[in-house]
Context: one part of a larger RNA
RNA sequence: UUGGGUUUAAAGGGUGCGUAGGCGGACUGUCAAGUCAGCGGUAAAAUUGAGAGGCUCAACCUCUUCCCGCCGUUGAAACUGGUGGUCUUGAGUGGAUGAGAAGUACGCGGAAUGCGUGGUGUAGCGGUGAAAUGCAUAGAUAUCACGCAGAACUCCGAUUGCGAAGGCAGCGUACCGGCAUCCAACUGACGCUGAAGCACGAAAGCGUGGGUAUCGAACAGGAUUAGAUACCCUGGUAGUCCACGCAGUAAACGAUGAAUACUAAUUGUUCGGGUCAAAUGAGAUCUGAGUGAUACAGCGAAAGCGUUAAGCAUUCCACCUGGGGAGUACGCCGGCAACGGUGAAACUC
Numbered sequence: 001u002u003g004g005g006u007u008u009a010a011a012g013g014g015u016g017c018g019u020a021g022g023c024g025g026a027c028u029g030u031c032a033a034g035u036c037a038g039c040g041g042u043a044a045a046a047u048u049g050a051g052a053g054g055c056u057c058a059a060c061c062u063c064u065u066c067c068c069g070c071c072g073u074u075g076a077a078a079c080u081g082g083u084g085g086u087c088u089u090g091a092g093u094g095g096a097u098g099a100g101a102a103g104u105a106c107g108c109g110g111a112a113u114g115c116g117u118g119g120u121g122u123a124g125c126g127g128u129g130a131a132a133u134g135c136a137u138a139g140a141u142a143u144c145a146c147g148c149a150g151a152a153c154u155c156c157g158a159u160u161g162c163g164a165a166g167g168c169a170g171c172g173u174a175c176c177g178g179c180a181u182c183c184a185a186c187u188g189a190c191g192c193u194g195a196a197g198c199a200c201g202a203a204a205g206c207g208u209g210g211g212u213a214u215c216g217a218a219c220a221g222g223a224u225u226a227g228a229u230a231c232c233c234u235g236g237u238a239g240u241c242c243a244c245g246c247a248g249u250a251a252a253c254g255a256u257g258a259a260u261a262c263u264a265a266u267u268g269u270u271c272g273g274g275u276c277a278a279a280u281g282a283g284a285u286c287u288g289a290g291u292g293a294u295a296c297a298g299c300g301a302a303a304g305c306g307u308u309a310a311g312c313a314u315u316c317c318a319c320c321u322g323g324g325g326a327g328u329a330c331g332c333c334g335g336c337a338a339c340g341g342u343g344a345a346a347c348u349c
Stems, first nucleotide, its partner, number of pairs: 003321004007303002012317001014200004021193003025087007033080002035076008049065006090190001091187003094183005103175006109153001113149008124135002161168002205246006215239001219235004257316004262311001265294012298305002322349003331342004
C1' cells in the first nucleotide's frame, strides 16, 4: 500500500455554510468518449506460462504457442458519459394553519443577599466533629420601617420543548432565523457529500473601559495533623457581570460523521392533520414530524444496538494501523500573551 476497521479495544473532524472534486431520479431520440466485438500493426531475443522433442532421468538444451498492453480500422449500442426533448415522485417555490427556554435589542417585576439610615432590644452572635480566628456594650446577632446596589430568575418543570453545535428558562414589546402539518397551484433534478476556505463555537484566560451584591483561584489567619503548602472554618484579590475586541480549546459525548432507500411488532409522550363519536366534552381510530421505553429478525468479542440501528445496502468526507518516548522536539502558520494548529525520530519494551 492493499485489506480490515472507527459506541466501549487505535480510530468520527466541536458544529455549520460552501468552492473544487466525487456521486446522482423516471421516459425517449441521437453521438460513440468509456465499454464490447472483428480485422490489421506493434509488443526484440533470452527468461516466465502451456504443449512437444533431445541428452539413460533431471537440471540443461531445442522447437511450437499463448499472454496483458498500446496504436490503427470496421462495427454494436444494454450500461456509464456528451447532447436534444419530455416528466414529477427527489429538491425548491406558493397558499393555509401551528408549536416552541431558537436569536438580538429595549423596558418592567418580585423574592433572596449584602450594605446604609432610623426604631425596638440586650449580651452575646457566628462557626464546627469539637473549637478557634472573626463580629459585638463605640450596642452586634434578632426584629420592624425606609432606601441603595449588583447578580440570578423559586414554583410551573417534565426521558418536555427549541437550536447546526456550543447552548437556551421571570414578564412584556419590537425585529428576526429555523421547523412541522395540510393543500397540490408553480419550477422541473435545480440534488447528496464536501479536500481547501469562511463563519459560529462552554468554561477558564487575555486587552481597553465600566461595574462589583453574591460566590470566590491566589493570599492571610484559625483549626486538624507527625507534618498539612490540603480537606473544615473566618476573611479575601483577580475573576464571576456589562460593552467592544482577541483567543479557538473541553469527557465540545449519543465517547456513535452526513445523506438516501429498505427491514416484525407493542407502548408512553410533544406538535400537526383526517374520519367517527360526544356536544357540561376531553374519547376511538388512521396518518405525518419529533422525543422516550420494550422487543422480532439481523448484527455484535461481549456489554448491548435494534425503523432515532451498532441491521441490510449505496454515495461522499474525516480518521486508525502495538505500548512508551509524545501530542513532545524541530520547522512552519496563527496569537498581545497564555498558548493553539500541523507534527516526527533516536531509544526502549
Molecule: small-subunit ribosomal RNA, central domain
Organism: uncultured Muribaculaceae bacterium